[in-house]
RNA sequence: AGAGUUUGAUCAUGGCUCAGAACGAACGCUGGCGGCGUGCCUAACACAUGCAAGUCGAACGCGAAAGUCCUUCGGGAUGAGUAAAGUGGCGCACGGGUGAGUAACACGUAGGUGACCUGCCUUUUAGAGGGGAAUAACCAGAAGAAAUUUUGGCUAAUGCCGCAUACGAAGCGCAAAUAUAAUAGUAACGCUUGAAAGGAUGCCUCUGUAUAUGCAUCCACUAAAAGAUGGGCCUGCGGAACAUUAGCUAGUUGGUGGGGUAAAGGCCUACCAAGGCAACGAUGUUUAUCCGGUCUGAGAGGAUGAUCGGACACACUGGAACUGAGACACGGUCCAGACUCCUACGGGAGGCAGCAGUGGGGAAUAUUGCGCAAUGGGGGAAACCCUGACGCAGCAACGCCGCGUGAGUGAGGAAGGACUUCGGUCUGUAAAGCUCUGUUAAUGUGGAAAAAUGGCAGUUGGUCUAAUAGGCCGAUUGUUUGAUGGUACACAUAGAGGAAGCACCGGCUAACUUCGUGCCAGCAGCCGCGGUAAUACGAAGGGUGCAAGCGUUGUUCGGAUUUAUUGGGCGUAAAGCGCGCGUAGGCGGACCUGUAAGUCAGAUGUGAAAUCUCAGGGCUCAACCUCGAAACUGCGUCUGAAACUGCAGGUCUAGAAUCUUGGAGGGGGAAGGGGAAUUUCGCAUGUAGGGGUAAAAUCCGUAGAUAUGCGAAGGAACACCAGAGGCGAAGGCGCCUUCCUGGACAAGUAUUGACGCUGAGGCGCGAAAGCGUGGGGAUCAAACAGGAUUAGAUACCCUGGUAGUCCACGCUGUAAACGAUGAAUACUAGAUAUUGCAGACUUUGACCUCUGCAGUGUCGUAGCUAACGCGUUAAGUAUUCCGCCUGGGAAGUACGGUCGCAAGACUAAAACUCAAAGGAAUUGACGGGGGCCCGCACAAGCGGUGGAUGAUGUGGUUUAAUUCGAUGCAACGCGAAAAACCUUACCUACCUUUGACAUGUACGGAAUUCGCCAGAGAUGGCUUAGUGCUCGAAAGAGAACCGUAACACAGGUGCUGCAUGGCUGUCGUCAGCUCGUGUCGUGAGAUGUUGGGUUAAGUCCCGCAACGAGCGCAACCCUUGUCAUUAGUUGCUACAUUUAGUUGGGCACUCUAAUGAGACUGCCGGUGACAAACCGGAGGAAGGUGGGGAUGACGUCAAGUCCUCAUGGCCCUUAUAGGUAGGGCUACACACGUCAUACAAUGGCUGGUACAGAGGGUUGCCAACCCGCGAGGGGGAGCUAAUCCCAUAAAACCAGUCGUAGUCCGGAUCGUAGUCUGCAACUCGACUACGUGAAGUCGGAAUCGCUAGUAAUCGCGGAUCAGAAUGUCGCGGUGAAUACGUUCCCGGGUCUUGUACACACCGCCCGUCACACCAUGGGAGCGGGUUCUGCCAGAAGUAGUUAGCCUAACCGCAAGGAGGGCGAUUACCACGGCAGGGUUCGUGACUGGGGUGAAGUCGUAACAAGGUA
Repeated sequence: AGAGUUUGAUCAUGGCUCAGAACGAACGCUGGCGGCGUGCCUAACACAUGCAAGUCGAACGCGAAAGUCCUUCGGGAUGAGUAAAGUGGCGCACGGGUGAGUAACACGUAGGUGACCUGCCUUUUAGAGGGGAAUAACCAGAAGAAAUUUUGGCUAAUGCCGCAUACGAAGCGCAAAUAUAAUAGUAACGCUUGAAAGGAUGCCUCUGUAUAUGCAUCCACUAAAAGAUGGGCCUGCGGAACAUUAGCUAGUUGGUGGGGUAAAGGCCUACCAAGGCAACGAUGUUUAUCCGGUCUGAGAGGAUGAUCGGACACACUGGAACUGAGACACGGUCCAGACUCCUACGGGAGGCAGCAGUGGGGAAUAUUGCGCAAUGGGGGAAACCCUGACGCAGCAACGCCGCGUGAGUGAGGAAGGACUUCGGUCUGUAAAGCUCUGUUAAUGUGGAAAAAUGGCAGUUGGUCUAAUAGGCCGAUUGUUUGAUGGUACACAUAGAGGAAGCACCGGCUAACUUCGUGCCAGCAGCCGCGGUAAUACGAAGGGUGCAAGCGUUGUUCGGAUUUAUUGGGCGUAAAGCGCGCGUAGGCGGACCUGUAAGUCAGAUGUGAAAUCUCAGGGCUCAACCUCGAAACUGCGUCUGAAACUGCAGGUCUAGAAUCUUGGAGGGGGAAGGGGAAUUUCGCAUGUAGGGGUAAAAUCCGUAGAUAUGCGAAGGAACACCAGAGGCGAAGGCGCCUUCCUGGACAAGUAUUGACGCUGAGGCGCGAAAGCGUGGGGAUCAAACAGGAUUAGAUACCCUGGUAGUCCACGCUGUAAACGAUGAAUACUAGAUAUUGCAGACUUUGACCUCUGCAGUGUCGUAGCUAACGCGUUAAGUAUUCCGCCUGGGAAGUACGGUCGCAAGACUAAAACUCAAAGGAAUUGACGGGGGCCCGCACAAGCGGUGGAUGAUGUGGUUUAAUUCGAUGCAACGCGAAAAACCUUACCUACCUUUGACAUGUACGGAAUUCGCCAGAGAUGGCUUAGUGCUCGAAAGAGAACCGUAACACAGGUGCUGCAUGGCUGUCGUCAGCUCGUGUCGUGAGAUGUUGGGUUAAGUCCCGCAACGAGCGCAACCCUUGUCAUUAGUUGCUACAUUUAGUUGGGCACUCUAAUGAGACUGCCGGUGACAAACCGGAGGAAGGUGGGGAUGACGUCAAGUCCUCAUGGCCCUUAUAGGUAGGGCUACACACGUCAUACAAUGGCUGGUACAGAGGGUUGCCAACCCGCGAGGGGGAGCUAAUCCCAUAAAACCAGUCGUAGUCCGGAUCGUAGUCUGCAACUCGACUACGUGAAGUCGGAAUCGCUAGUAAUCGCGGAUCAGAAUGUCGCGGUGAAUACGUUCCCGGGUCUUGUACACACCGCCCGUCACACCAUGGGAGCGGGUUCUGCCAGAAGUAGUUAGCCUAACCGCAAGGAGGGCGAUUACCACGGCAGGGUUCGUGACUGGGGUGAAGUCGUAACAAGGUA
C1' cells in the first nucleotide's frame, strides 16, 4: 500500500466482498511446563447454609461456671472482678457490591459561595463552680406456641435535668464613619444563652492519723478563633437519536410579606403583575450511568466505557421520617405491596446488586479454601479484638509473555507409502545406525535465604514538671511474629528417555497430484465449483502457514476519499426547488480614527493518580513491576500587539439606485373592429353518384346528395409577412385600432452615498388535463357506437360522436415545467452571423465599413471532462449564498401529518430481496434503417419435379433380427466402386476358452500329406506317407513352422466425434483476414483496410498520418483451341500396287508425344483527371482472367466420422471375444426424397445407309466359322495391346406403315418355357422367348436445374464384380432459347445509422392469471405496557390544632402552673379504586399490493423506423 466482482472487451460511476488489528468472548479439534493478569456481558431473577462491624472495664452498676487447692464437710480460696448480658461512648454514612433508574448541573472542565456546614485531627485563647431526679441490668410476678410484651421493687455513671459564671461567639436594638448598584458588613454600648467538679498513673511540701483534698502528667470534656480534611449549593461551556414530536408552561415567570433550611432560591405559602421557554430545536418519545481511559486509525476521526482510578445512582418494590457532624441509611426503624419461611391459626420472621455457594436463565464465566504475617480501616491509653477490605492459594490455554518437545553426523538415497512417460521421482538426512547434551518434567538433599516494619525488655539523649514519679519525642542492643510454603532458588541422580497439533492448498492468497463421486453427495467470505478425465466435493500422498495452540462464529475500527473539516459530488452515472419576490440568517466596495469581542504572542494557575511515549532500574530475558522526564493538543487569569474580521465614529464614488432624452418589442389587461376558411340553413342550376381506404365497408344520396352560384347564421382560429428574428422571471406571447400598464436597452449632465448579493421558513405566478357555478358550442375530439383488419383486435385505419376544446368567476399546483445545466460578481484567444441603440468615416442618398454597449446563434484556442462534449451566454479560473445526492428493487409506496369539493398534491420510511443496477465510448452481430455492388438471386427463356408405374434411399410400423451411422440448406441412388453363402457388424441354434491373430517361457515334433467313420457344419475319432535348412567330426544346438501346458496377455464394428489426431462438408472460389513500425486515443481500440474512380477481385490508380509486409485474389500447374521444330511404329499416306495401308516407297498431311512460339489492353481512336481503367476498332487460330480443371485465406457451425485408420479414458474377459449352420439387413395399412420409363406423330414400328471419343482386357478380352427365334452354346485364331478383342455407336439420314385411339402409344403385373453365373438362384440374381397388357392422355399448392458447345436430347465405356445398375464416374454425337433490367424474393460484400442484442433477433424482454413460500399495510376487534386528566380513598410519618387521658427533675407553702407524652383531628401523601383520553407493543376472520421461485397459461408492450417512433 491494495485486491476480487457489472462488460465480448474498455474507461469512469457505484455498491457488495476480502487481506489487518482488537476482544471480559463462545464453539470445534488438539493440549508439555512456568510467570503475570483476567473470569455472570444473560434474570436489578429467586435464594438453603456459613461468614462479611464491632470495640471500649483507663465511663458505669453488676457478675458466673468448669477446673485446681484447702476444709471443721456448712463451706472457703483460686479461677476472676475473667466470661456473659446491660447502661453509656465512639463506630455502624467508611470499606465491599451493582448499573435498574437518570438526557439531568447526573458527569467532565473552568469558576463562584460577602449565601454555607464540617465528628475525629492540628494550633491558639478562656474554662471545667455548685446541685437534683430517674432508669436498664438485677429481684419477684403476669401474658404468649414463639417473637416478644408487661406489672411491682432496688441501683450507678463521662446517661438525663436545673442554677451560677461568659473573654470570645450567636440573636435583637441604636446613631456615626467607611464602602456598595442596594440591603449588607465592621466597631462601641444595653438585654438573652453553656460544661461530664470525669477517668488513669505517680508524688506527699500541707492537716493530729487514715482516707480524702491537693499537686504533677496524660486521656476525656465546654466555649471561641483559625487551619486542614470532607461535603452542600450556584454558574459558563461540552458530549445521544427522532421534526412522521412545533408549540410548551398556573407555582408556571417575576415582585412584596411571611415560613423553612447549615445555606441563596417558588424551596413553601398569601397577595399582586402576566409573564417565561422555543426553529441556535422548547415540549414529547426512544435509547443510555458519566469520565480518566480502552480498541482502531497516518491523522482528523469512528466505536466503546469489563478489570484499575474519580464522580453519580441504587440496595426485594413504593412511600416516610428518626438518630446523628454526616443518612432520608445494603447487613437500622415505621407503613403499604408482592414473594418465601415458622405457627399451637391467635400471630410472627426475612431481604447475597458483600465473600463463597445453590437453583434458574444462557453460547458462556471459578472454591460453601487459608490467613489477619503484610497494607489499610474501626474501637481502645495500650496489649489487643474485629476486618470474605486485603494478602495468598484453588479452578479455566480466557489473554499476554517466556521455555521445551533434543543436538551433531549419517546415501545402499533402506523399507513402507504416493505418483509415474515404467526410465524413474517424491516423502528424504527424514528414519535406522554412530557420537553427544541434559533445559523441562521425575526423584532426592539443602534452603525458617528474601519478603520486617512494629511491639516488648534493657541502655541512653531531649522535653513537660518541684521531681532522679510519670507522660511524650528520638538513638541503640536484645527478643518475638509467615497464611503463602518445604515455595523460589541451588546441587545431585538417571535418562533422548514423558511432551505436536490445527487450518489451508481454483483466483483474491503462500501451497498439487492420484483415487472415489457424477448438478448426486456436498463446498462456498466474494467471484463461483459439482451433469464420467473436479488442483474448488470426500479420502490419500505431498505441500504451505501458524504453533501449545490452530480454526470458526460474533462484535468494533480500518481498508471506505463509501457522509468527503482534512477529503466527494449534482448536463447525460444518484443529485439544481417549475419560476420569481422577500423575512431571519450567511457573506459583503475604498480611505481615516478609536476600541480590543474574535485573532496572535508571552507569563501564570489548573488539566488527580494510573494509562500512552521516551530514558533508567528490578524479577536469568520478556510479559510484569518501578523511578524520572515529557505529554495531557483543554479551560481560567494577567500583560502586550493591532495587520485582518467585528464594533463605534468620520469621509469617498468604481457597486446599487434616482433623473433627462431616445428608439425597439407577438411583454400584460380591457374594449371595439375585420376578412379568408370550415360547418349548418335557405333558394337556384344540375344528375347519379358521393365519401373513404392499401383495398373495402359502415355512412350520405332519386324525399335530389357530391359539385356549382347567391344569401344568411354562428363559433373558433388569425395564411402570407415569419427569420439561426423579438419580448417576458418562468409558464408563455402572433389579424387591426384605441385606452390603461410592467420591464429591459442606449446616450448623457446631475443627485443619493454601500442603500448590495443570496435567501431556510413565508408569499405570489405557474402549460395541458381535471373539478365547481353560469354561459357558449363552428371545428376537432377522450368515452361510446358501427365498419374494416386480425387467430383474437376492448388497438392502429374508416364513418359517426358526447364530455371537453371557447368565455366569466373560483379551485387544482402538477409536466421530459429541459439548456435534463440555481442565483450573483470578477477574470481568461479569436472568427462569423444576426437584433436594438449610439458614435466615427463616407456618400447626393439608402447602403457598405470601423468602434462601443446590450442581447441571440454557429465554429473554435487554452483549460476542463469518464467520454460525449463545454468553451466570454463555460461544463474554464475563483469568491459568496441557497437547494439537492450517497447501490438496485420494494417506492415516490405504506403509515402519520398538512392542503384540496374530489381527483389528488406535498412531506416520506421499513421489513424483505439482489450482486449488481446505471453512464459514455469500442468491436461485432442484427434491423419489417439507409446508400453502393455482386451472384441462374429475381426477371426473360428452355427443360423438369410435385399426378402414374417401377427402381432406389429414408421415416414410420412390424419382427427373433429387420446391424450401425448420416437428419434444414450442408441426411435421404448418402458411408455402400455393387447384402443369395461370404460380406455381416444383427437374430436363432450348436460349439471353443492363452483363444482366428502378436510377443515371451518350457516340452515334444520338421513342415506337410493320403484315406475312412460320426455330425447340419464347426468339430471329433482312427489312419497313410514324410524328413528338409544353418553350424558342428559327432553328440547336439539354432532359425522357421506345427502341437501341448501354464501365465503374462490377446481380442472387442462395445461406450464417449461433447476427451482427441487425421480426414471431410459448409458459408465460398465469397474477397476478404491480419501483422510490424509509426501516429491518434486514459483505454477497449482506431488509422493502414476509409474516401474519389475502377475491377471478376483489398484488381489497379489518385488522394490521405501513415509507411511497409504476410495469408488470400491473380499468375506459376494440367487440359483444350493455332502454329513451328524434332521423332515416325502398331499410326498416316500425296506416288506405285492390292479385294483390303495389303505391299513397296515416304513422313508432306492427319495423328501420336516431347520441346517451343503465341495474347501483353501490345497497337489505333474515343471517354476519363495528363491516372487506373472502360468503350469501339485493326490484326490474329484465339481479345481483354480465351474455355475447363486442380488449387479453398483468418475463421464459423462442440457440423460429420471412435463402423476406414490412429488414439486418451471407461466397460466385457468360459464373453460384449472366437467358430459353424440357417435366417435377417430384401418385411409393408402408410409418408417423403432422388431417379428411370412414359403418356406419343419433332412420335412408334419395319427395312436400308453413315459418322465418334474415351476406356478395358491373361483367374482376362475373346475374332472368324457352326448351332439356336433369342438369352446363349460350341469353337479356338489373335492379343500382356496406337498391332488382337470388347465393338454393330445411337440419335441422324433415306424409304415404308400407323392417323389421335388408352392406340401398332405405354410397358407394369402375371403365366409358361428357357439361358448364364455360381457349392447353392425358395426366402433373394440378371437375361431370353411366347403370351398377358395395369396405371398413365403432360400433372394442385408449391418447387428444381441451366447463360453456349451450355440446356435439352442420343448412345458408348470404366470402376465395383463369379453373377447382379434406371445408381455413380467418364466419353463423345446432335445442338437451342433468353437476359429489358436490379423494384421485389434468397444469399453475400462494403460504407453508414440505431440498439436495452454479445449463447449475438432462433436475441432480449413486459404484464395479468394459476401454484408454493416469505416479510409487510388495512382490518370488526381482543390483550398488555406506559402516560395524562378528573374524582374517590388515605397507612406510616412530619407539621399545625387540641375542649379527652397521663405526667419524676423546674416554679410554687399548697391548690396548681410551665413543659412533656398518649389519644383525637386538619393539611400533605404512597398503595389502591372508578371514569375518560393519548401513545406504544402483541394478536386477529378477511383483505391489499410487494418480493422470490423449475422447463406453467395468455398475449407480445419495450429494445432496430421493434413493425402505430